Source information:
This is a predicted structure of a 91-nucleotide RNA (c-di-GMP-I riboswitch aptamer) from a Nitrospirota bacterium. Its mean pLDDT, the model's own confidence on a scale to 100, is 86. It was read from a public genome assembly, where an Rfam model found it.
[in-house]
Parts: sequence; structure tokens; C1' cells
RNA sequence: CCAAGAAAAACGCAAACCAGUCGAAAGGCUGGGACGCAAAGCUUCAAGGCUUCGCCUUCAGCGAUGAAGGCAUGCUAGUUGGGCUGCCCUG
Repeated sequence: CCAAGAAAAACGCAAACCAGUCGAAAGGCUGGGACGCAAAGCUUCAAGGCUUCGCCUUCAGCGAUGAAGGCAUGCUAGUUGGGCUGCCCUG
């Protein structure tokens, strides 16, 4: 430097759930917790998924407004691929 993760060890991360908090929601953050993870470290570049404050369309209504449908610019890196970086160990 390249490839791999069977066994081992060190250092790590932390699902569900609970409490607090932010948010319209999805979801985030903090603490507890541990299902799992060798990139479960970082990055929305591509695809997928979730949500709809708002916007658009249609319908009803004199109107206020209500209903239905659609759309991320919101979220997800613990959905997959790509990019960047990195621990241990084996060859």
C1' cells in the first nucleotide's frame, strides 16, 4: 500500500422503550436503556422511505371556512449505492 473480517482483544457506537426538551408533523437533541453494529464515523450526490406547517388544484359554501388530491424546500446516513476519513486483526 492492497484485500478480507473466521477467531481474539482494546477503544467505541446505541434500536425499541422511558423521562425531559424543540418541532405543525415526520423527526431531532439530552439523560437513562441495550436490539444490534467493523464504519451504526462524516457527507443528501443518486435512488428509496416518512411527514405536510406551507403552497397548488378540484369540490362544497354568499362568505368565514371545510373536504379530497398533489408537491419537499422538512426528515431519514441504523434503507441501499456513491464519496471522504478511521480502530483492531489476518493474509
Lineage of the source: Bacteria > Pseudomonadati > Nitrospirota.